[in-house]
């Protein structure tokens, strides 16, 4: 040099002008609200809302059932499907990348092609027999599954033995598999001896089997104030009724007054300081923990965080003057991940090739 791979950090600066939403002090304003003055004001994904927790409220003695999700081992962690380290399998010279209970509990499934797709089967062929003739073919019996063909998959491989062809029918080696013993490993799981029939298909993102884990709804959760209006409740005059009148009881369909709760617009809070951010040390292979130090950094109405010019710094064009570019996307209770989307720059870590000393 050059091709790959893993991980990480940044996502344009300053200044100046005119705007936006919140906080604070101030001053004006009867309220709504305005001036001016200080300081804050998106993201690495804020997305999707696919998982997991925090918070709130309802439910819940305890089991069980349906339903969901998960799914090698061993650690973190508040929790997970996440993340670290490891194991086995697979791709790749390699760095690195993907996957991950069970398919001898049982049910059922394997489009097309094939004789056959699960346990028993024979298109082509080989083989033997028996019969026919034009003598090498043809019809029937049977036998085989080595080869040939179909397919994504065809029921171990290679050599020899054997045999009418042939076959785990026998044998030796080797892969597989079930037992069973020894050794490491915390464990998945390796390694190794020894025996066994000699062989058994995928698929569980088909149903099911095990094993572990979930209570439900969510910030429009929930709390707190609370009009006019109807409407509920008391209570008071006034009606009505028993009665010849008064106490009294009874009635409440009507007016009028008071008081009571509940709730509607409304406002207020829930609301941003938190599993928070930086740095140093310490313990851990590592995720990650743990002292101390130091900052505070939107919280809104669904809506606010922009334009516009100069310079300076990147890229692209152009000899030059100069001329164009700059992604993907924006909180909405709060945060851990996970996936999707992204113009570009820069840093480090490995890996393979080439080529020089």
């Nucleotide at each position: 040099g050059g091709a790959g791979u893993c991980g990480g950090a940044c996502a344009g600066g300053u200044c100046g002008c005119c705007g936006c939403c919140g906080c604070g002090g101030u001053c004006c304003u009867u309220g709504g609200g305005g001036g001016c003055c200080g300081g804050g004001g998106a993201g690495g994904a804020a997305a999707g809302u696919c998982c997991g927790g925090g918070c709130u409220c309802c439910g819940c003695a305890g089991g069980g059932c349906a339903g969901g999700g998960c799914g090698c081992u061993g650690g973190g962690u508040a929790a997970c499907a996440c993340c670290c380290a490891g194991g086995g399998g697979g791709a790749g010279u390699g760095a690195u990348c993907c996957c991950c209970g069970g398919a001898c509990a049982g049910u059922g499934c394997c489009a097309c092609a094939g004789a056959a797709a699960g346990c028993a089967a024979a298109c082509c062929g080989c083989c033997c027999c028996c019969g026919g003739c034009a003598c090498g073919c043809c019809g029937g019996g049977g036998g085989u599954a080595a080869g040939g063909g179909u397919g994504a998959a065809a029921c171990g491989g290679u050599g020899g033995g054997g045999u009418a062809a042939g076959a785990g029918c026998c044998c030796a080696c080797c892969a597989g598999c079930g037992g069973u013993c020894g050794c490491g490993g915390u464990g998945a799981c390796g390694c190794g001896g020894c025996c066994g029939g000699c062989u058994c298909g995928g698929a569980a993102a088909a149903c099911c089997c095990c094993g572990c884990c979930c209570g439900g709804a969510g910030c429009a959760a929930g709390g707190c104030c609370a009009a006019a209006u109807a409407g509920g409740g008391g209570g008071g005059c006034a009606g009505g009724u028993c009665g010849g009148c008064c106490c009294g009881g009874c009635c409440a369909a009507u007016g009028c007054c008071c008081c009571c709760g509940g709730g509607u617009a409304g406002g207020c809070u829930g609301c941003u300081g938190g599993a928070g951010a930086c740095g140093u040390c310490c313990g851990g292979u590592a995720a990650c923990g743990g002292c101390c130090g130091u900052c505070c950094u939107a919280g809104a109405g669904g809506a606010a965080u922009g334009g516009c010019g100069a310079c300076c710094a990147c890229c692209c064009c152009g000899c030059g003057a100069g001329g164009g570019g700059a992604a993907c996307a924006a909180a909405a209770c709060c945060c851990g991940g996970c996936u999707u989307a992204u113009c570009g720059u820069c840093c480090g870590g490995c890996u393979c090739c080439c080529g020089u000393u």